The RNA shown here (transfer RNA) has 71 nucleotides and comes from Candidatus Levybacteria bacterium RIFCSPLOWO2_01_FULL_38_21.
[in-house]
RNA sequence: CGGGGUGUAGUUUAACGGUAGAAUACGCGGCUGGGGGCCGUGUGGCUGGAGUUCGACUCUCCGUACCCCGA
Numbered sequence: 001c002g003g004g005g006u007g008u009a010g011u012u013u014a015a016c017g018g019u020a021g022a023a024u025a026c027g028c029g030g031c032u033g034g035g036g037g038c039c040g041u042g043u044g045g046c047u048g049g050a051g052u053u054c055g056a057c058u059c060u061c062c063g064u065a066c067c068c069c070g071a
Base pairs, nucleotide, nucleotide: 001070002069003068004067005066006065007064010024011023012022013021018054026042027041028040029039030038031037047063048062049061050060051059
């Protein structure tokens, strides 16, 4: 330098173009004499920009970080 792939919550990970879910962690409450554990509840997220569309995590383009292949 060329090609390909992956970016979603603190972490791991879903989502036929139509309300962004789950687990874990964290906050609060309950069960327990306490701890642990369990139960209930809450906070928190789409890598950036532009485009297409009534509507974009999803499609297109340009970036960016990481990984792989080639030179």
Taxonomically the source falls in Candidatus Levyibacteriota (Bacteria, Bacteria candidate phyla). Its Rfam family is "tRNA". Gene Ontology term of the family: triplet codon-amino acid adaptor activity. The sequence is in RNAcentral, with records from ENA. Model confidence (mean pLDDT): 83 of 100.